This is a predicted structure of a 76-nucleotide RNA (transfer RNA) from Rugosimonospora africana.
The sequence was found in a public genome assembly.
Model confidence (mean pLDDT): 82 of 100.
Rfam family: tRNA.
Lineage of the source: Bacteria > Actinomycetes > Micromonosporales > Micromonosporaceae > Rugosimonospora.
[in-house]
RNA sequence: GCGCUCGUAGCUCAGUGGAUAGAGCAGGAGACUUCUAAUCUCAAGGUCGCAGGUUCGAAUCCUGCCGGGCGCACCA
Numbered sequence: 001g002c003g004c005u006c007g008u009a010g011c012u013c014a015g016u017g018g019a020u021a022g023a024g025c026a027g028g029a030g031a032c033u034u035c036u037a038a039u040c041u042c043a044a045g046g047u048c049g050c051a052g053g054u055u056c057g058a059a060u061c062c063u064g065c066c067g068g069g070c071g072c073a074c075c076a
Base pairs, nucleotide, nucleotide: 001072002071003070004069005068006067007066010025011024012023013022018056028042029041030040031039049065050064051063052062053061
């Protein structure tokens, strides 16, 4: 340099065109308990990597860029 692939909550992931984007874990508050752990309940937590485009409607489709991974090529 070229190709493929991934980027969604603090972490691990789901959601592959339809209205207000979810789960588990972690963290917070409460219940229970003599206390702790465990268990249960509640609340919070998101520019969906960035920008643009298509569409009535985009996390989802298209283009460019950024970053991670894999493969190939080059290496004077």